[in-house]
Context: one part of a larger RNA
């Protein structure tokens, strides 16, 4: 000096990023227990008292010697009750610092955020507020279903199911609610019109030449055969009309105005598909910022309440509350203590020496 443990004056979180670790509280028995609630809980709330040994004395239950007693005399019925066992109060005395004498066995309390809840998860840094949930809704799917798995096959799941049923999305107990925007993207759905492929058409021009013309050079040239390949007709789509947010999404500037002053109910004006409702808010979301007041503390960048200039909440990528439950995450408080002030001392093991 380093690990394990143990014990500490006085103060008791001054420690520390934080009470991390350690104390501490702990069974069982009796009182007695608040706010709030979903009336179940909250609750082992909190907070308190008991607890061990002799002895004496009640209760209850079980079993039941024994004794009385009735009759239909039976392995019968009623009644009393010693004895033994189990549970359970009570009174007295006693011992010791200590009586769940050792072990082994909850700290509590108050506020606030996220999750409702029991539950899952990164075998091996992350158990959580992530997942999942019951519960909402939304959209497909009429049965050879949808949707999947496979090779565009058979085949199987879906099902020996049939819309109260199955699939896929989103949310995510409950209460209380879910505002406006259909321009755009998506989906649905309509078909008159523009566009539009293969195809179906086959004009239209070219080649070729029988034959005419022409002294020839060369022209014209029909049928056929070949080339070309216009109108015209032509399905979805797409453009087009519509509907459709618990679908992907999106939900304004600027300017002026009241008899202090400030504000700004009201106007004006440009844009937009429409301009953000309720309810929340410096917030797991606030940049400025340790906002500003209040509260806690002797002092508080954290915490709680308010406010409302929301850089940049906000309504099933849900809003706001919510009792219970959380090895969740913050903040304060009591109780405790070696964290700490400040260290110290003793136990085993190491380290050191020797082999």
């Nucleotide at each position: 000096c380093c690990c394990u443990c143990g014990u500490u004056a006085a103060g008791g979180a001054a420690c520390u990023c934080g009470g991390c670790a350690a104390a501490a509280u702990g069974g069982c028995c009796c009182c007695g227990u608040a706010a709030c609630u979903u009336c179940g809980g909250a609750a082992g709330a909190a907070g308190g008292g008991g607890u061990g040994g002799u002895c004496g004395u009640g209760g209850g239950c079980g079993u039941g010697a024994c004794g009385c007693u009735c009759c239909u005399c039976g392995u019968g019925g009623g009644c009393g009750a010693a004895g033994c066992g189990c549970c359970u109060g009570u009174g007295a005395c006693u011992c010791a610092c200590a009586g769940u004498a050792a072990a082994g066995a909850g700290g509590c309390u108050c506020a606030g955020c996220c999750g409702a809840c029991u539950g899952u998860u990164u075998a091996g840094u992350a158990a959580a507020a992530a997942c999942a949930c019951a519960g909402g809704u939304c959209u497909c799917u009429g049965c050879g279903a949808a949707g999947u798995c496979u090779a565009g096959a058979c085949g199987a799941c879906g099902c020996c199911g049939u819309a109260u049923a199955g699939a896929g999305a989103c949310u995510g107990a409950c209460a209380c609610c879910u505002g406006c925007c259909c321009a755009a993207u998506g989906c649905u759905g309509g078909a008159a019109g523009g566009u539009c492929a293969a195809g179906g058409g086959g004009a239209u021009g070219c080649g070729u030449u029988a034959a005419c013309c022409g002294c020839a050079a060369g022209g014209u040239g029909a049928a056929g055969c070949g080339c070309u390949g216009a109108a015209c007709u032509c399905a979805a789509g797409c453009c087009c009309c519509a509907g459709u947010g618990a679908a992907u999404g999106g939900c304004g500037g600027c300017c002026g105005u009241a008899a202090c002053u400030a504000u700004a109910a009201c106007g004006g004006u440009c844009c937009u598909a429409a301009g953000g409702u309720a309810g929340c808010g410096a917030a797991a979301u606030u940049c400025c910022u340790u906002g500003u007041c209040g509260g806690g503390u002797a002092a508080g960048u954290u915490c709680c309440g308010a406010c409302g200039c929301g850089c940049a909440c906000g309504a099933a990528u849900g809003g706001u509350g919510u009792a219970a439950c959380g090895a969740g995450c913050u903040g304060a408080g009591c109780g405790c203590u070696g964290u700490c002030u400040c260290a110290a001392c003793g136990a085993g093991g190491g380290a050191c020496u020797c082999g």
Molecule: large-subunit ribosomal RNA, domain IV
Organism: Candidatus Omnitrophota bacterium